Large-subunit ribosomal RNA, domain I from Thalassoglobus neptunius, 501 nucleotides, folded computationally. Rfam family: Bacterial large subunit ribosomal RNA. Its family is annotated with structural constituent of ribosome and ribosome in the Gene Ontology. Its mean pLDDT, the model's own confidence on a scale to 100, is 83.
[in-house]
Context: one part of a larger RNA
RNA sequence: GGCACAUGGGGGAUGUCUUGGCGUUGGUAGGCGAUGAAGGGCGUGGAAGGCUGCGAAAUGCUUGGGGGAGCCGUCAAACAGGCGUUGAUCCCGAGAUUCCCGAAUUAACCCGAAAGGGUGGCUAACGUGGGGAACUGAAACAUCUAAGUACCCACAGGAAGAGAAAGAAAUUUCGACUCCCUGAGUAGCGGCGAGCGAAAAGGGACUAGCCCAAACCGUGUGCUACGGCACGCGGGGUUGUGGGACCGACAACAUGCAUUGUGAAUUGCUAGAGGAAUCCGUUGGAACACGGAGUGACACAGGGUGAGAGCCCCGUACUCGAAAGCAUGAAGCAGCUAGUCGGCACCCGAGUAGGACCGGUCACGUGAAACCCGGUCUGAAUCUAGGAGGCCCAUCUCCUAAGGCUAAGUACUCACCAACGACCGAUAGUGAAAAGUAGCGCGAGCGAAAGAUGAAAAGAACCCCUUUUAGGGGAGGGAAAGAACCUGAAACCAUGUGCCU
Numbered sequence: 001g002g003c004a005c006a007u008g009g010g011g012g013a014u015g016u017c018u019u020g021g022c023g024u025u026g027g028u029a030g031g032c033g034a035u036g037a038a039g040g041g042c043g044u045g046g047a048a049g050g051c052u053g054c055g056a057a058a059u060g061c062u063u064g065g066g067g068g069a070g071c072c073g074u075c076a077a078a079c080a081g082g083c084g085u086u087g088a089u090c091c092c093g094a095g096a097u098u099c100c101c102g103a104a105u106u107a108a109c110c111c112g113a114a115a116g117g118g119u120g121g122c123u124a125a126c127g128u129g130g131g132g133a134a135c136u137g138a139a140a141c142a143u144c145u146a147a148g149u150a151c152c153c154a155c156a157g158g159a160a161g162a163g164a165a166a167g168a169a170a171u172u173u174c175g176a177c178u179c180c181c182u183g184a185g186u187a188g189c190g191g192c193g194a195g196c197g198a199a200a201a202g203g204g205a206c207u208a209g210c211c212c213a214a215a216c217c218g219u220g221u222g223c224u225a226c227g228g229c230a231c232g233c234g235g236g237g238u239u240g241u242g243g244g245a246c247c248g249a250c251a252a253c254a255u256g257c258a259u260u261g262u263g264a265a266u267u268g269c270u271a272g273a274g275g276a277a278u279c280c281g282u283u284g285g286a287a288c289a290c291g292g293a294g295u296g297a298c299a300c301a302g303g304g305u306g307a308g309a310g311c312c313c314c315g316u317a318c319u320c321g322a323a324a325g326c327a328u329g330a331a332g333c334a335g336c337u338a339g340u341c342g343g344c345a346c347c348c349g350a351g352u353a354g355g356a357c358c359g360g361u362c363a364c365g366u367g368a369a370a371c372c373c374g375g376u377c378u379g380a381a382u383c384u385a386g387g388a389g390g391c392c393c394a395u396c397u398c399c400u401a402a403g404g405c406u407a408a409g410u411a412c413u414c415a416c417c418a419a420c421g422a423c424c425g426a427u428a429g430u431g432a433a434a435a436g437u438a439g440c441g442c443g444a445g446c447g448a449a450a451g452a453u454g455a456a457a458a459g460a461a462c463c464c465c466u467u468u469u470a471g472g473g474g475a476g477g478g479a480a481a482g483a484a485c486c487u488g489a490a491a492c493c494a495u496g497u498g499c500c501u
Base pairs, nucleotide, nucleotide: 001500002499003498004497005496006495007494008493009492015486016452017451020424021423022421023420024419025418026417027416028415029413030412031122032121039101040100041099042055043054044053046079049075050074051073061095062094063093064092065091066090070083071082072081108119109118110117111116126157127155128154129153130152131151137144141191167174168173178205179204180203181202188196189195209405210404211403212349216235217234218233219232220231221230222229223228240383242348243347244346246343247342248341249340250339256336257335261333262332267327268326269325270324272320273319274318278293279292280291281290282289294311295310296300302314303313304312354378355377356376357375358374359373360372364390385400386399387398388397389396439446440445459485462474463473464472465471
């Protein structure tokens, strides 16, 4: 020096565990804010700091309810001082207080005669609209794709958007919209490359339809070249087997409602309450184990307790419960809501429809390119009318634009409740079992590591050694574990013994 064995050190893998995460289902809620939010700063305790709570009335105040023996949150034990069966602490409802910054406002803007009212900011995803990439793919690349995606902005709601046919169809019809399945990777589009990619029919979910403008009548105000005109209000009216107005005739008090308020009962939510049944022996530090004998079950879900507990504890099945607040909400009241025939030819949404040129959107890249939307220039008709049926024309069919509203079915989950998992188990699972902390950066921002003594601190009194707050040896406690604490692998280091050189 090597090898082997043994004993240690070192290190923190592995096993077991779980306070934390991840995901799903069902329900609730879907907002908060000038009555000052979200988020912060500073305070506030007998006591220095962090967290939590609260706000100069400050770990809290008042009150209604629950509850019933202890309590003065936590890291974090002790001390000091208090409170409580005259019901505290604690839990729920309502109220009071609520410093400073922050939309932050003694302001600005909008509506209104004044009085007064409104807006602003924050917020996870979902939504509508206004803007809008590139990497990439096309095995290069320009049309194309990625993609109307990411991202930015505006705005809204609990959903949003869409919506009661100027529709879809095809010779027969359907009957608002939305979403799903299918149709279908079809018809098509496409440097006919890469790729993009419908619709109707059919089957489901859910169902709901309405209101204006105009003609005409009445009325008010203003103007008037007195012919009227304009505007406001009320009635009327709302349609495509065309409807309505007006004139004439007839019939008639039905049917329904998505709005507002009041509103009883009911039910639910926001605290809770009751809730069955076990003992003995053995092993052990400890019984929940084993043995024996019992017993409950609408409860053998689960968790805890010194080891596998239906019967020890909390619970579970089941049953019950609200002074107060919130939600639900019938009848009734209030409001709104129909017709038929004949005549007449008054009305039926205008810088609109349509056209030309240029764009956009439609699965559709200009194509034969309709339909829909926009810019510029033009520019009709009122039912014997107008639009559409994928250039265009005819026949035929369908529909009635240029005003508006509309639940449900659909999308999402910051948050709350309940439940679940062939989800993770500390290099996993959230970045985070400690945290958006420590730390880094001028800043925007980036961003960790770190869990486990024991049943119980019983956390090692006392003695001894010493270079004297370290460390070690006894003692005590303990089943073990000594705080650098469960288990304690490997690398690496050392000591002892043996063999070889």